Context: one part of a larger RNA
Molecule: small-subunit ribosomal RNA, 3' major domain
Organism: uncultured bacterium
RNA sequence: UGACGGGGGCCCGCACAAGCGGUGGAGUAUGUGGUUUAAUUCGAUGCAACGCGAAAAACCUUACCAGGGCUUGACAUGUUGGUGGUAGGGAACCGAAAGGGGACCGACCCGCAAGGGAGCCUUCACAGGUGCUGCAUGCCUGUCGUCAGCUCGUGUCGUGAGAUGUUGGGUUAAGUCCCGCAACGAGCGCAACCCCUACCCUUAGUUGCCAUCAGUUCGGCUGGGAACUCUAGGGGAACUGCCGGUGACAAACCGGAGGAAGGUGGGGAUGACGUCAAGUCCUCAUGGCCCUUACGCCCUGGGCUACACACGUACUACAAUGGUCGGUACAAAGAGUCGCGAGACCGCGAGGUGGAGCCAAUCUCAAAAAACCGGCCUCAAUUCGGAUUGGAGUCUGCAACUCGACUCCAUGAAGGUGGAUUCGCUAGUAAUCGCGCAUCAGCCAUGGCGCGGUGAAUACGUUCCCGGGCCUUGUACU
Numbered sequence: 001u002g003a004c005g006g007g008g009g010c011c012c013g014c015a016c017a018a019g020c021g022g023u024g025g026a027g028u029a030u031g032u033g034g035u036u037u038a039a040u041u042c043g044a045u046g047c048a049a050c051g052c053g054a055a056a057a058a059c060c061u062u063a064c065c066a067g068g069g070c071u072u073g074a075c076a077u078g079u080u081g082g083u084g085g086u087a088g089g090g091a092a093c094c095g096a097a098a099g100g101g102g103a104c105c106g107a108c109c110c111g112c113a114a115g116g117g118a119g120c121c122u123u124c125a126c127a128g129g130u131g132c133u134g135c136a137u138g139c140c141u142g143u144c145g146u147c148a149g150c151u152c153g154u155g156u157c158g159u160g161a162g163a164u165g166u167u168g169g170g171u172u173a174a175g176u177c178c179c180g181c182a183a184c185g186a187g188c189g190c191a192a193c194c195c196c197u198a199c200c201c202u203u204a205g206u207u208g209c210c211a212u213c214a215g216u217u218c219g220g221c222u223g224g225g226a227a228c229u230c231u232a233g234g235g236g237a238a239c240u241g242c243c244g245g246u247g248a249c250a251a252a253c254c255g256g257a258g259g260a261a262g263g264u265g266g267g268g269a270u271g272a273c274g275u276c277a278a279g280u281c282c283u284c285a286u287g288g289c290c291c292u293u294a295c296g297c298c299c300u301g302g303g304c305u306a307c308a309c310a311c312g313u314a315c316u317a318c319a320a321u322g323g324u325c326g327g328u329a330c331a332a333a334g335a336g337u338c339g340c341g342a343g344a345c346c347g348c349g350a351g352g353u354g355g356a357g358c359c360a361a362u363c364u365c366a367a368a369a370a371a372c373c374g375g376c377c378u379c380a381a382u383u384c385g386g387a388u389u390g391g392a393g394u395c396u397g398c399a400a401c402u403c404g405a406c407u408c409c410a411u412g413a414a415g416g417u418g419g420a421u422u423c424g425c426u427a428g429u430a431a432u433c434g435c436g437c438a439u440c441a442g443c444c445a446u447g448g449c450g451c452g453g454u455g456a457a458u459a460c461g462u463u464c465c466c467g468g469g470c471c472u473u474g475u476a477c478u
Stems, first nucleotide, its partner, number of pairs: 002477001003475003007472007015462002019425004026316008034307002042053002064302007073126001077125002081121003088105002093100002108117003128291002131289003137285002140279002142276001144274001149188006155164003168179003194268004199236007209225002213223003239262001242256005318418001322377006334365003339358002344353003384415001389410007431454007
């Protein structure tokens, strides 16, 4: 100087407390450990691994296993020699395919020609490796932590390590600002500048809108309108600016006015010096090492989907604030031409036939659901719950046996609100309800990322638990 303390002081954070809903019990989904296996590919392992890499494992993917094949190779560059019936296509036949086989067909560019090029065969250099080392590395990322810190120049102090500045008094979300001070300045961080959202003005008016006028098949449908909504460009608006109080005459804090919004308005992007030899050699790149008729490459099939168990994360429930049937209303954000697919018809349904329109503010996906109105159920393992299983189907795809999703009929398991424990959340939040998208032929999505609808409770307080910041103190540690 740091680190540490079951030392002290001050201060923060859904850290506790106050609340609301969960987890731990059940069934299922998914990941992991373990076990099994020919293989169950590999990585991730306290927080910060475990719905993680994987925003799609039937083949492919695929890296694993078994078997069948290839050897200058699936791919690149150069090189040796060769090659016009050459390159390329390719029947019979063997085969699961890959591969082998080769009847037959049969080119291109430059050049008058000779010849050259391309291609192919061959030789040698080499290719290739998701093989090892993340403790040789780059890049990228997680984490402490959006915590308020981390440093430098000059000066000063100290023999020196180093200190000072950065400490102190206030204040702040903040090393934020003010005051003081052997310090004076500065940099990276904080804040602001950027995006979305909340209010207003303006410009523009189609595909969007419809107040006034007219028509109307009653549909903004038509004429028309440019007001309103909206869309997307530009601008304004919030700055402790104003008032009162507190304060040190400061910074600032408290209250108020006006205002759509008030003290960082709400949300996002943004992550300092560094820590964990943190993660990644299987994104990619790369040093070293290793394989080279195989640790490379191709193919068929299997496996990654196994199952006595254990754990994590979720979904669905256990019901009456509910279930079910009928009626009826209101979103936002997205996607669409190898696509979205309307109306109509067929089917109980998944879906099928068919194809209008739409490269989309025009058309389509598209029905929002909870809510609301009415009927039934009356506390029961039930009209709760839907696992499991049998049967019959639909769709995608070369192919649904291992191993797809969905539909219909039947079946109707556990489950009576869950021990110790443990998690999330402070407002349009939690809880609850549906909708969309990426990946994608299809889908094991209950996952992930977004969108809107309905919409709470509680915070006395900082003693305690956890993490963190500043000052100080002790130390046999550095």